[in-house]
Record summary: RNAcentral holds the sequence, with entries from MGnify. This is a predicted structure of a 269-nucleotide RNA (Bacterial large signal recognition particle RNA) from a soil metagenome. Its mean pLDDT, the model's own confidence on a scale to 100, is 76. Of the family's consensus pairs, 94% are formed in the model. It matches the Rfam family "Bacterial large signal recognition particle RNA". The family's RNA type in Rfam is non-coding RNA gene.
RNA sequence: CCGUGCUAGGCGGGGAGGUAGCGGUGCCCUGCACCCGCAAUCCGCUCUAGCGGGGCUGAAUCCCCGUCCGAGGGGCCUUCGGCCUUCGGGGCCAGUACGCCGGACAGAGGCGUUGAUGGCCGGGUCCCGCGCGGUGAGCGCUCGCGAACCAGGUCAGGUCCGGGAGGAAGCAGCCUUAAGCGAUACCGCUCAUGCGCCGCGGAUCAGCCUGGCCGGAGCCGAAGACCGGCGGACACGCCCGAGGGCCCGCCUCGACGGCGGGUGCACGG
Numbered sequence: 001c002c003g004u005g006c007u008a009g010g011c012g013g014g015g016a017g018g019u020a021g022c023g024g025u026g027c028c029c030u031g032c033a034c035c036c037g038c039a040a041u042c043c044g045c046u047c048u049a050g051c052g053g054g055g056c057u058g059a060a061u062c063c064c065c066g067u068c069c070g071a072g073g074g075g076c077c078u079u080c081g082g083c084c085u086u087c088g089g090g091g092c093c094a095g096u097a098c099g100c101c102g103g104a105c106a107g108a109g110g111c112g113u114u115g116a117u118g119g120c121c122g123g124g125u126c127c128c129g130c131g132c133g134g135u136g137a138g139c140g141c142u143c144g145c146g147a148a149c150c151a152g153g154u155c156a157g158g159u160c161c162g163g164g165a166g167g168a169a170g171c172a173g174c175c176u177u178a179a180g181c182g183a184u185a186c187c188g189c190u191c192a193u194g195c196g197c198c199g200c201g202g203a204u205c206a207g208c209c210u211g212g213c214c215g216g217a218g219c220c221g222a223a224g225a226c227c228g229g230c231g232g233a234c235a236c237g238c239c240c241g242a243g244g245g246c247c248c249g250c251c252u253c254g255a256c257g258g259c260g261g262g263u264g265c266a267c268g269g
Stems, first nucleotide, its partner, number of pairs: 001269006009057003012030004020046005034054005063262006072253005081247010093237001095236002098231006105224001109220003118214008127202005132196002134193007142183004151176004159168003
């Protein structure tokens, strides 16, 4: 050094939790790793590790030790830094958003040769005065009613005077009328007017509406984004306070994997 047969060892490990402590079942990570039974108000054990039974491998890719890397877990800080998030408060900050104003931009769209901007002339809109009309009131005109006597006319009857002729006053009735009352379509006068598709004059003629003429190509213009100013408000930002999560940081355990080292016995050649 090779071959055969064995033995120690190995056939998963780790984290948190739980426990006096350790291991396991259950949870998580790793990643692929023999089978059966047991076990969370749990099972086994008592100092190096689940217990009981069976099987495989076996001196090295595989077992043991050290070291590096580091999935993942735990603790702390959460002071500094960053991100996300919940709640309460504030209005001193005024960034976003909101409102208002201004500037410059851009110009959707609309009007216009059936004539734009502009110019000239006129009318209206607003105001004043006058007139006309309407309406209302009053008066007049007109009509009706309207006086026991104290209004008029005519006055039967009756009365009075007279010898008579005749005369006088005069009630009722009839006619008329005054004051007054009522009506009042039309007409006249006066006054008034929240009235008018009315007329005349003045004033205004700035603006707006509108008609005519000249002339011949422009005129109006929203939302929007930008810049600036002002404002209030508390939706967000911001500030104050109280938490939660994550990253980062420190400590700790640490799978898988890399590297280095270590570990037998018997027989035969």